The RNA shown here (Bacterial RNase P class A) has 367 nucleotides and comes from a Candidatus Villigracilaceae bacterium. Rfam family: Bacterial RNase P class A. Rfam classes the family as a ribozyme. Model confidence (mean pLDDT): 77 of 100. The gene name in the source record is rnpB. The source organism's lineage runs through Bacteria, Chloroflexota, Anaerolineae, Anaerolineales and Candidatus Villigracilaceae. Of the family's consensus pairs, 88% are formed in the model. The sequence is in RNAcentral, with records from ENA.

RNA sequence: CAGGUCGGUUGGACGGUCGCGGUUCCGUUUGUUGGAGUCGAGGAAAGUCCGCACUCCAUAGAGCGCGGUGCCGGGGAAAUCCCGGGGCGGAGUAAUCUGCCGGAUAGGGCCACAGAAAACAGACUGCCAUCACCCUUCUCCCUCUCCCUUUGGGAGAGGACCGGGUGAGGGUAAAGGUGAAAAGGUGGUGUAAGAGACCACCGGCGCGUGCAGCAAUGUGCGCGGCCUGGUAACCCCCGCCGGGAGCAAGGUCAAGCAGGGAUGAGAGACUGCUCGUCUCAGUGAGUCCCGGGUAGACUGCAUAGAUAGAUGGCCGUCCAGGCGCUUCGGCGCUGGACAGAAUGCGGCUUAUAGACCGGCCUGAGGC
Numbered sequence: 001c002a003g004g005u006c007g008g009u010u011g012g013a014c015g016g017u018c019g020c021g022g023u024u025c026c027g028u029u030u031g032u033u034g035g036a037g038u039c040g041a042g043g044a045a046a047g048u049c050c051g052c053a054c055u056c057c058a059u060a061g062a063g064c065g066c067g068g069u070g071c072c073g074g075g076g077a078a079a080u081c082c083c084g085g086g087g088c089g090g091a092g093u094a095a096u097c098u099g100c101c102g103g104a105u106a107g108g109g110c111c112a113c114a115g116a117a118a119a120c121a122g123a124c125u126g127c128c129a130u131c132a133c134c135c136u137u138c139u140c141c142c143u144c145u146c147c148c149u150u151u152g153g154g155a156g157a158g159g160a161c162c163g164g165g166u167g168a169g170g171g172u173a174a175a176g177g178u179g180a181a182a183a184g185g186u187g188g189u190g191u192a193a194g195a196g197a198c199c200a201c202c203g204g205c206g207c208g209u210g211c212a213g214c215a216a217u218g219u220g221c222g223c224g225g226c227c228u229g230g231u232a233a234c235c236c237c238c239g240c241c242g243g244g245a246g247c248a249a250g251g252u253c254a255a256g257c258a259g260g261g262a263u264g265a266g267a268g269a270c271u272g273c274u275c276g277u278c279u280c281a282g283u284g285a286g287u288c289c290c291g292g293g294u295a296g297a298c299u300g301c302a303u304a305g306a307u308a309g310a311u312g313g314c315c316g317u318c319c320a321g322g323c324g325c326u327u328c329g330g331c332g333c334u335g336g337a338c339a340g341a342a343u344g345c346g347g348c349u350u351a352u353a354g355a356c357c358g359g360c361c362u363g364a365g366g367c
Stems, first nucleotide, its partner, number of pairs: 001363010012318007020040008042338001046349002049347005054246004066242005071085005086101006102237002107235002109231003124176002126172003130168006141159008184202006203227002205224008250299004259290005269283004319336001321334005
């Protein structure tokens, strides 16, 4: 210098002017309206994913069920939160980024297609001995016959062996092929052929144990042929956590209507079973009172705040930066994203033009 990677900061400034909302003061008014001052979005105010405060409802205790969560340490009120670390994988030359994380030896289920066989496995090809039949008959061996004939030699026939074929019932997981996965790997012993069947080494698992670490875990030693897989995002088991609804929560005040009480109230009116009288009971306008409570108001509610919701526009001077020109002093043009509160707070996720700062890695060149 170029490329990359990680982390952090910022994401326009000042002035004028015209507006918007809250609030204080002054003036004015029936309603209201004017002036002055002051305050007025964000790193995400967003998504509403997680947690909490707050509020109301429910609630003996324990259990069942349901849901969430799941390596270790620390932080935190808590969290699908943050920081650091561990194990097993993936990408990159590297810095670095990234996926997963209790249990498969509690139990059940499932493992498509292909393949002979998919979980106390399996015999399709192949390999192997046995039995039956057939073929072959060079050498060796056995039996018989014949010839030469001295022990002996030769010829022929048959049998057996060797080799090959077909079939039967078996053995075998070494080889082939299928699959995401085929029941450890290499070499040897062994065997009819084979096989952890046995042995050595390597790998894994389990048990015991030493050392390092707070721990997850790492590393070493010994023992055991234990080597029979995967899936828990299928059910399930284990540990831990969890009542429900949400500011339209909830609280206070409280028109009208309906309800209750008093009064009205006496010689009045009406009603009280067919009529009359008396008694008694009820109804009854208006007025006052009462509780619950609707509309509504206030509160909850904040150094913006609320009510469907204000926080903006223009102009000027600058600024980071970009482009062009340049006599390298400057000049001109351009120039700022995503977005926007509604009870509050802590997180996560998502959107975001650009600019600045720092750590680290790789490559090239110079000293």